[in-house]
This record gives sequence, structure tokens and C1' cells, in this order.
RNA sequence: UGAGGUCCUUCGGUGGCCGCGGAUCCGCCCAAGGCGGAUCUGAGGAACUUCCGGGCUCCACAGGGCACGAUGGCGGAUAACGUCCGCCCAGGGCGACCUGAGAGACAGCGCAACAGAGAACAGACCGCCUGGCCGUAAGGCCAGGUAAGGGUGAAACGGCGGUGCAAGAGACCACCGGGCCCCUGGCAACAGUGGGUCGCAUGGCAAGCCUCAUCGGGAGCAAGGCCAAGCAGAAGGCAUCAAGAGCUGCCCGCUCAAGCCUUCGGGUAGGCUGCUAGAGCCUGGCGGCGACGCUAGGUCGAGAUGGAUGGCCAUCCGGGCGCUUCGGCGCACGACAGAACCCGGGGUAUGAGGGACCUCAACAC
Repeated sequence: UGAGGUCCUUCGGUGGCCGCGGAUCCGCCCAAGGCGGAUCUGAGGAACUUCCGGGCUCCACAGGGCACGAUGGCGGAUAACGUCCGCCCAGGGCGACCUGAGAGACAGCGCAACAGAGAACAGACCGCCUGGCCGUAAGGCCAGGUAAGGGUGAAACGGCGGUGCAAGAGACCACCGGGCCCCUGGCAACAGUGGGUCGCAUGGCAAGCCUCAUCGGGAGCAAGGCCAAGCAGAAGGCAUCAAGAGCUGCCCGCUCAAGCCUUCGGGUAGGCUGCUAGAGCCUGGCGGCGACGCUAGGUCGAGAUGGAUGGCCAUCCGGGCGCUUCGGCGCACGACAGAACCCGGGGUAUGAGGGACCUCAACAC
């Protein structure tokens, strides 16, 4: 310098004007409450999805089992997880590194398209070998042996070399591979030029059923709690011989009149709460390879409920386009997307940057 890998991180900055949500204070209106003003404050790394886990709330609940669902190498982190960290194994990459639902297929059942003779304790299509018959011969037919070679396939019952044989074959042997047992290292998964043993059909799919182990009650802030007009109800009182109600706070007046008043429980509209100070965030220190934990100091950063967070101007930043007298000028722009009980993750969308460490190639010293 070029090409990459991993992990973090920023989202346009500043000022002004208008508008909207929230909090506090002030003023006005008799009050409920409304209006006006001032100050402060008002989206994200994913607020998206609602795929997991937890807090919180209500309901259910003796104990055990079945069923159903989820998870699935090992160890750790955590409130918990399907997440994260470290390690192991398998696969990919020259490499940094990436990807993996990665238990069990000698418990059982099931499945395997097409091709092929044959697809699971298999299989003679070509070939090879032996015997018999026919034929002058080439060769043909019949009976049998054979999985070494060819061919088919995603996959053909360990690989390769030799001995052996009529030809062959783990039939036998060496090496490689594999199963089981032991030893050594490791908490473990697992690993080992380690020792012994077995010639070794014991194939693939469990993301088909299944087996094993672990975990799992249900519903969700429209959860739930509180206050409570009106209407209807219950009890009591006073009335229908006019009590009482409305205009209207009182008197008069007018109108209505068989109901009216008080209390109570439930509870609709409506209001309040839950509601945002929390497994919070920032900085430093300590422990740990790390996820993370402990600790000191600092800090408060939205709470709407038909649901606010928008628009305009100036200037700067960034890239794009156009013009250019190369000094600049002009134009449209600034990804994906937007809270609704709160956290921890996963997944997905996304343009332009910034930082740290690492790898490979070439060159220079």
C1' cells in the first nucleotide's frame, strides 16, 4: 500500500421563531375545572417483530404419575433463558476467523425418489473360474463357484498391499481405520506415536415415530386496585287532607305534581392509581482468560390514553448532482424506523462514518 477478519461506537451539530405532550410556579374566573404566561423537559439501536426468559398482577393449586410442549456436546455466567462466555468435537477458510438442534440408529417400528441385477443380516447385469454338452475353430448352451475388476447410485456391507485359491473372499498376514476394556491427562465433553482384545455385516435418516435426560400451571397493564354522576334496585322516613321538586341563595309568584328525601350495596359513563428510581445509567478501583460479579463516587434521562415529539429560517458538517473565470456558486438531500407496564436476550431492517486489535500478500529499512 492492497485485500480481509473480529469487537466496540456515532447518528447530523448550533442558534432563533411558530405549534404540540408533560412537570413546577404565577395570574384570572364563585367553584368543579378552564384559560393565559414563565422556566425546565420530551424516541431508538433497533422504540420494529412479539420469538424466548424474568419481574409485577390476578386466577388456580395436597402428593405422585400419564399426556402435551420446549430444550439437547461439556463446564460456567445469570433473576431466568432457546441468550452469553470459555473449552471440546465435526465441517469450511492459506490465515485472522466463521458455521453447527452437536444425546441415542447392536430398544423397537418406519422410510430411501431416479438409476441399478441388487438398497440391509443384500446382490450374479458385464466380467473371472470349474465341470458337462455341442462345434474343425471362433464361440454358444446348461449346472455351479466367485463380491477382486467394470457399471448404476446420494449411499453397494472397512481401505490398500500380499499370502492363498480353479477363480476368489478378513479365509489368513502386515500397515492404516474401527468397536470394546484398561491406563494416563482433564471437573467434564474429550484427547493420547499408550497397553490389551475383537478379523471387524452389525451402513444412512431421530428436523418420521420413538428412547433417554432436564425444564414447564393459566392469563396478561384492555393485568389489577380505588373513587364514583345518571338509570335501575333495597331499607327507612314524609306524603297523596298536598308534602315535595324546578325557575332561584331567600320571600312572593308561576309551573309540575304522585311521588319526594335520606341511607345502603353492586356498579355504567367519567376520573385517579398501577406509571416509571430501575436486576437503572456514567466514571474509577478490585476479582475473573471471559460472560460477569463486588465496591466507591456521581447522576435522574418521555410518561401520552385517539394517543405529543412537528414545521420554517440562518449557519456549519457529510456525501450526491449541475454550473464554473477552478476561487467557488446553486439545487434537492441526511439510512432503517418511531415509545405505550418495565427489564434481559434472540431475530429482522438499515445509509454513511469513527475507533481498537488481528490476518494474508507485495515492497522498503
Molecule: Bacterial RNase P class A
Organism: Bifidobacterium subtile